[in-house]
């Protein structure tokens, strides 16, 4: 890849990968902030939290 058998041992936490750990859903959880009546305009971060790794960003050295 086919074919046979056992399971349904899920989703989700604002942008990726992995561990550990919290949290929260199945009626779903979630799909960031600020200003503005709207229109539109600005910020901040790869986490939930820690660890590492990969990309972005400033700055210094070599």
């Nucleotide at each position: 890849a086919a074919g046979g058998c056992u399971a349904g041992a899920g989703g989700g936490g604002a942008u990726g990968g992995a561990g550990u750990c919290c949290c929260c859903c199945a009626u779903a959880a979630g799909c960031g902030c600020c200003c503005u009546g709207a229109a539109g305009g600005g910020c901040u971060g790869a986490u939930g939290a820690c660890u590492c790794c990969u990309g972005u960003c400033u700055a210094a050295a070599g």
Source information: The RNA shown here (Fluoride riboswitch aptamer (crcB RNA motif)) has 62 nucleotides and comes from Candidatus Hestiella sp. The sequence was found by an Rfam model in a public genome assembly. Its mean pLDDT, the model's own confidence on a scale to 100, is 77. Lineage of the source: Archaea > Thermoproteota > Thermoprotei > Acidilobales > Hestiella (SeqCode).